[in-house]
Context: one part of a larger RNA
Parts: sequence; C1' cells; structure tokens
RNA sequence: CUGGGCUUAAAGAGUUCGUAGGCGGCCCGACAGGUCAGGUGUGAAAUCCCUCGGCUCAACCGAGGAACUGCGCUUGAAACCGUCAGGCUUGAGGGAGAUAGAGGUGAGCGGAACAGAUGGUGGAGCGGUGAAAUGCGUUGAUAUCAUCUGGAACACCGGUGGCGAAAGCGGCUCACUGGAUCUUUUCUGACGCUGAGGAACGAAAGCUAGGGUAGCGAACGGGAUUAGAUACCCCGGUAGUCCUAGCCGUAAACGAUGAGCACUAGCCUGUGGGGACCCUCACAUCCUCUCGGGCGUAGCGAAAGUGUUAAGUGCUCCGCCUGGGGAGUAUGGUCGCAAGGCUGAAACUC
Repeated sequence: CUGGGCUUAAAGAGUUCGUAGGCGGCCCGACAGGUCAGGUGUGAAAUCCCUCGGCUCAACCGAGGAACUGCGCUUGAAACCGUCAGGCUUGAGGGAGAUAGAGGUGAGCGGAACAGAUGGUGGAGCGGUGAAAUGCGUUGAUAUCAUCUGGAACACCGGUGGCGAAAGCGGCUCACUGGAUCUUUUCUGACGCUGAGGAACGAAAGCUAGGGUAGCGAACGGGAUUAGAUACCCCGGUAGUCCUAGCCGUAAACGAUGAGCACUAGCCUGUGGGGACCCUCACAUCCUCUCGGGCGUAGCGAAAGUGUUAAGUGCUCCGCCUGGGGAGUAUGGUCGCAAGGCUGAAACUC
C1' cells in the first nucleotide's frame, strides 16, 4: 500500500455556513479525452518461465521459444465516464394560501417571595443543630400590620409537550426579525450532496473597563465535630453570580452514535397540518405529510442492545483510530491581556 474499524473496547471535529476538491436525476443527438477491440512498431542483452543440448550428476553453461503484463502510431466501437448542444420534472429552489412554536433582539409592564428602611402593636427571647455554640436581641430583636425602596428569578399552566444548527430558550405586552410544517393541475429547470483550508456561532468558569449587588456564595473569619478536620454541619462573608461593551473558545459541548440520499414487518402513543366518512359536528373512525417517544420482526451486534429517528442493506463526501504508561507532557509554531487554547513528539518503561 492493500486491508480493518470509530454507542460502551483506541477512534465522529461542540455546531453551522461555505472555498478548492470529490461525487451527482431522466431522455435525445454529436464528439471520441478516458474506456474497449484489431493491426503495427518498439519493449537491448542477461535474469525469470518452457523445451532441448554440454560438463559422469547438480550448481553452472549453450540453443530455441515464450514472456517482457509497458509505451508510440494507426484503424475501428460508442454502452459507461467525460465534453458540447437540445429537452424533461421526480431532486433542489421560488410563488400563492394557511398553521404551530420558551427560535432571536430591543423596549415597557406585573405579581408572589426575599432583603432593607420608616412607623404601629408587643415585651424576652430569636436563630440554628444529631446535640450545641459562634451570631442577633431591652439602643426593643423574633412575631405581626401598614407604607416605601431594591435586586434577582419567573410557582401553578408544564407535558418521554414545543422551538432552535449546536450552545441553548419558560411571567405578560409591543416593535423588529430567522427558521419550520401543511395544501396547491402555479413557476424555474439539476440550479444538487459533502466539504481539506477558511469564517461565524459557541454552557459554565475566568479576564478587561464601567455600572449594579436582594438572595446565594469560591476565598477568608468564627462556632462545632474529630485523634487531627486546612472538610462534611452551623453563624458570617469578598470575588462572582446580574447589566453594558470587549476578550476567552473550552465541557461527560453526550444519543459518548458526522452529514446527505435510497431501500427494508408491524403495533401503541404524543405534537402540528391536510383529506375522507357523516344531514351537520366530534381526537368517534379511517387515510396522508411533518416532528417527538415506547415496544418489537428480519437483520446486525462480543454482548448490553439496536431495530423506518438503525447500530439493518447500499452509495457519496468529510473527520478520526492503530497497545498501556510517559502525555495531551516537552519542544517549535500560532492565537490570547492573562489564565491558557490549538497543533503535538521522543527517550525510557510494562
């Protein structure tokens, strides 16, 4: 190299868009670059192979043949790949008419809870735990009522419900805005799929600047527990958590399962549409498309399991793996304010 793999054994990039490249629907015609066939030239000799022969045999040597799987020229073939020209509608996209949704961004508003402030009532405890103590409280706490202020999060509805490429998204209203689904005797006419590099997005934590800070709460202080207790429990509490602008670019970023297309038993169920049945209506039944689940046949699988949302059967394209440790370390490069990220060995050892 051929080959084998990637749910859990090593292995799917966090996700999407997209450049080059690779691959690509149906029909007709042409060309003949690939492809195939014939002819011809060449493919030195030796070697390898076959048949003979010479050394007593063999190794070795000699002769003839074949072969040299290749390349050039030439004559043809035209199915397939390719190129050119023409056409088609099923792939893809657009239009029209409907629909559902925590999809995104910004602004405004709301109630519960919590905390604080002020005032009223009240008068000795409260709080906390396994038990306590630290802590708070006669400068009047806890409790309770009224008013005000503040920040963060949105109970019930809420659902193996929905939306989004993923990260993720949940009070209400408005504005702007992305995508999806269904129906259609409407249009374009292969405009497609994947995607090395590249770009954009990307939880939490962290970083920079400015604001904000109710609750919670790394660090830190104190009280306990304990042999000790740099913890688990308790009382406090800074950064942070929140907002604006910018950076970081990582996660068990998980379905540990890349994207696309086609095909391959069923049954049950949820979501959003359309249709039929029915005099009419009905989630009463049936059909159909989309998305989300459960079970399960064949098959697959080491098994667990998976099973039309495949891990089945095939095709196309990309990424990745090649014993454990050393090590995601060292070094170089590159990105970053830093933390660090990406790329990424070897010696040695089992």